[in-house]
């Protein structure tokens, strides 16, 4: 460094065009996908800055910093990071 498995967090169930399904004579109720506004997170990636650090005046650099992406009921997915195996 790369593969496999586990473990893995934080942040609005907010509004809400347009749409779709279910009930109902209807009006309406209920799920639900979701543009677009606000707000909010930081652990893919990226940028800053720099503790640190090295072959040392040149580099190399984060879990700090900002949020451009991304993410924010639950599940899926994603996912720094640790551990374990094999190359």
């Nucleotide at each position: 460094c790369g593969c496999g498995c586990g473990g893995g967090a934080g942040a609005g169930a907010g509004u809400g065009a347009c749409g779709g399904g279910u009930c109902g004579a209807a009006a309406g109720a209920c799920c639900u996908g979701a543009a677009g506004c606000c707000g909010c997170c930081g652990a893919a990636g990226g940028a800053g800055c720099a503790a640190c650090c090295g072959c040392c005046c040149c580099g190399g650099a984060a879990u700090c910093u900002c949020u451009c992406a991304g993410g924010c009921a639950u599940c899926c997915u994603g996912g720094a990071c640790c551990g374990c195996g094999c190359g």

Glycine riboswitch aptamer from uncultured Allosphingosinicella sp., 87 nucleotides, folded computationally. It matches the Rfam family "Glycine riboswitch aptamer". About the family: This family represents the bacterial glycine riboswitch. Rfam links the family to the GO term glycine biosynthetic process. The sequence is in RNAcentral, with records from MGnify. Of the family's consensus pairs, 89% are formed in the model. Its mean pLDDT, the model's own confidence on a scale to 100, is 78.